[in-house]
A computed fold for a 96-nucleotide RNA from Henriciella sp., annotated as Glycine riboswitch aptamer. The model forms 90% of the base pairs in the Rfam consensus. Its Rfam family is "Glycine riboswitch aptamer". Rfam describes the family as follows. This family represents the bacterial glycine riboswitch.

C1' cells in the first nucleotide's frame, strides 16, 4: 500500500398497517374548525430494538445463528424513525 472483515460518521434509496372512537389539557380561532399531547377502548403492521424455534455452523461441555415466528417495545396522513442495499470517508483487525 492492496484485498477482505468489523465499528462509527455522512449522502442516496427504503415497505407494511385506522388522518379510528370517547374524554381531558394546551395552542389557534368571533363562531365553526383544526394541530399537538395525555388517558382509556377496539382494529391492524413488522424492516429500530427485544424474545423464541430452527436449517445450518463452530472450539461440539456448550455456544453462534434468519428477512421464519411472537408482538413486550415500536409503528398505522405527513414529518421523524426504519432492517436492508449502494456510494464516500475515518479507525481497527487478519492475510499478502
Nucleotide at each position: 500500500a492492496c484485498c477482505u472483515c468489523c465499528u462509527c460518521c455522512c449522502c442516496g434509496g427504503g415497505a407494511g398497517a385506522g388522518a379510528g372512537c370517547a374524554g381531558g389539557c394546551u395552542g389557534u380561532u368571533u363562531u365553526u374548525u383544526u394541530a399537538g399531547u395525555c388517558u382509556g377502548c377496539c382494529g391492524c403492521c413488522g424492516a429500530a430494538g427485544g424474545c423464541g424455534c430452527a436449517a445450518c455452523c463452530g472450539c461440539c461441555c456448550c455456544g453462534g445463528a434468519a428477512a421464519c415466528g411472537c408482538u413486550c417495545a415500536g409503528g398505522c396522513a405527513a414529518a421523524a424513525g426504519g432492517a436492508c442495499c449502494g456510494g464516500g470517508a475515518a479507525g481497527g483487525a487478519u492475510c499478502u